[in-house]
Context: one part of a larger RNA
RNA sequence: GGCGUAUGGGGGAUGCCUUGGCUCUCGGAGACGACGAAGGACGUGGUAAGCUGCGAAAAGCUGCGGGGAGGUGCAAACGACCUACAAUCCGCAGAUGUCCGAAUGGGGCAACCUAUCCCAAUGAAGUUGGGAAGACAAAGUCGUAAACCCUCUGAACUGAAACAUCUAAGUAGGAGGAGGAAAAGAAAACAAGUAGUGAUUCCGUAAGUAGUGGCGAGCGAACGCGGAACAGGCCAAACCAAAGUACGUGUACUUUGGGGUUGUAGGACUGAAAUGUGGAAAUCAAAUUACUAGCCGAAGGUUCUGGAAAGGACCGCCGAAGGAGGUGAAAGCCCUGUAAGCAAAAGUAAGUUGGUACCUAUCAGUAUCCUGAGUAGGGCGGGACCGGUGAAAUCCUGUCUGAAUCUACCAGCACCAUCUGGAAAGCCUAAAUACUACCGAGAGACCGAUAGUGAACCAGUACUGUAAAGGAAAGGUGAAAAGAACCCUAAGAAAGGGAGUGAAAAGACUCUGAAACCAUACGCCU
Numbered sequence: 001g002g003c004g005u006a007u008g009g010g011g012g013a014u015g016c017c018u019u020g021g022c023u024c025u026c027g028g029a030g031a032c033g034a035c036g037a038a039g040g041a042c043g044u045g046g047u048a049a050g051c052u053g054c055g056a057a058a059a060g061c062u063g064c065g066g067g068g069a070g071g072u073g074c075a076a077a078c079g080a081c082c083u084a085c086a087a088u089c090c091g092c093a094g095a096u097g098u099c100c101g102a103a104u105g106g107g108g109c110a111a112c113c114u115a116u117c118c119c120a121a122u123g124a125a126g127u128u129g130g131g132a133a134g135a136c137a138a139a140g141u142c143g144u145a146a147a148c149c150c151u152c153u154g155a156a157c158u159g160a161a162a163c164a165u166c167u168a169a170g171u172a173g174g175a176g177g178a179g180g181a182a183a184a185g186a187a188a189a190c191a192a193g194u195a196g197u198g199a200u201u202c203c204g205u206a207a208g209u210a211g212u213g214g215c216g217a218g219c220g221a222a223c224g225c226g227g228a229a230c231a232g233g234c235c236a237a238a239c240c241a242a243a244g245u246a247c248g249u250g251u252a253c254u255u256u257g258g259g260g261u262u263g264u265a266g267g268a269c270u271g272a273a274a275u276g277u278g279g280a281a282a283u284c285a286a287a288u289u290a291c292u293a294g295c296c297g298a299a300g301g302u303u304c305u306g307g308a309a310a311g312g313a314c315c316g317c318c319g320a321a322g323g324a325g326g327u328g329a330a331a332g333c334c335c336u337g338u339a340a341g342c343a344a345a346a347g348u349a350a351g352u353u354g355g356u357a358c359c360u361a362u363c364a365g366u367a368u369c370c371u372g373a374g375u376a377g378g379g380c381g382g383g384a385c386c387g388g389u390g391a392a393a394u395c396c397u398g399u400c401u402g403a404a405u406c407u408a409c410c411a412g413c414a415c416c417a418u419c420u421g422g423a424a425a426g427c428c429u430a431a432a433u434a435c436u437a438c439c440g441a442g443a444g445a446c447c448g449a450u451a452g453u454g455a456a457c458c459a460g461u462a463c464u465g466u467a468a469a470g471g472a473a474a475g476g477u478g479a480a481a482a483g484a485a486c487c488c489u490a491a492g493a494a495a496g497g498g499a500g501u502g503a504a505a506a507g508a509c510u511c512u513g514a515a516a517c518c519a520u521a522c523g524c525c526u
Base pairs, nucleotide, nucleotide: 001525002524003523004522005521006520007519008518009517015511016476017475020447021446022444023443024442025441026440027439028438029436030435031144032143039100040099041098042055043054044053046078047077050074051073061094062093063092064091065090066089070082071081072080105114106113107112116132117131118130119129120128121127136140148179149177150176151175152174153173159166163214189197190196201228202227203226204225205224211219212218232428233427234426235372239258240257241256242255243254244253245252246251247250263406265371266370267369268368269365270364271363272362278359279358282356283355284354285353286352288350289349290348291347292346294342295341300315301314302313303312304311316333317332318322324336325335326334377401378400379399380398381397382396383395384394387413409422410421411420412419463470464469483510486498487497488496489495
């Protein structure tokens, strides 16, 4: 020096555990904000650094309801207190709520500075305290917030085995806006066979079909059928009335009210008839139900082992409850609970019932009037559709143009005819659909501390960066602190040895305690 064995040190793997995560299901809720939000700063406790709570009325105040013996948060200890005159605690409603922040009197380097008016200390100035108005606007708007939704804007990598049309993709990103959903929506729609369907949305199918495509890569419908859910309404106009204005003696315009709302054309208008039927998505009231605290709630003992019984043995019991968690090992019957049943002064929600605002009706005639105009359509240039300009319909429109008015007009994939289907250029509309920051209940052939969220732990922290931003590590004594009185060695507030606790030192660097690595002892080899 090497190897081996043994004993330790070191280290923190492994096993076991779970306070935390992940992914879903069902139900709720889907907003908060000038009545000052979200988010913060600074304060606030007997002692108080942090977290939590709260706001100068400051771990809290008041009322109502629940509850019933302890309580003064995490969090010990000491001190001082509260509580059957009902505390602490839980729910509902209220009060208070510094300063910043949309921040809004003005300013500003957020949490600061400073002004106006009134009151008080006080008679004046100054100062301090209290109160009011106040930004922008004339609609009450702003700001915040996870995804979902709508509009506007809008890439590139990539693929095409290069690349330019194309693709990725109207995706990512950016801006604005709304709601609990949003959007869409009651046919100028589809269809077309002898015909038929009847708002929209979503799912399945049709179908990777018809198509489109440097006919490359790729992209990719619809009709129809089967389901989910179903709901239809209101204006503008003609005409009538009133008021006002203008011209000026019957018109025009404006406003308000009536009227009226469609394709088998309808309405105005003229004539006749009718006083009632139904709806209701808005609002009021009532009771009901649910939620926001709670209440009640069956049934087990002995013995053995053990530190401890819930385990073994023996004998029982309950069950509308043998879900779950806890208790010194593994408990239906010990505790919390679970099943079933019950409960609200106050607040919230839902549907129901009743009332009301509101809406709603017939027949005949057809001369006249009305039925959405810079619109439909067209040219040029783009875009959307399955459709890349093509024979290219349909939809949108930057630009230039530009009709018809019911014997009219639009569509049925160039265009024309016949036929068929509709009624544009105004508006509203529940449900079926999408999502989950948030609340409650539950589930998992999901993870178990290098995993699972970045974060099981005071984590978006420590730390890094000028900044945008990046971003950790770190869980486990024991059933219970019973957390080791006292003694000895020692410089000892280190460490160790006794003693004691405990089932066990598991001894706080604390469960288990692998390997690397280090040391000691012994053996063998060199």
Molecule: large-subunit ribosomal RNA, domain I
Organism: Saprospiraceae bacterium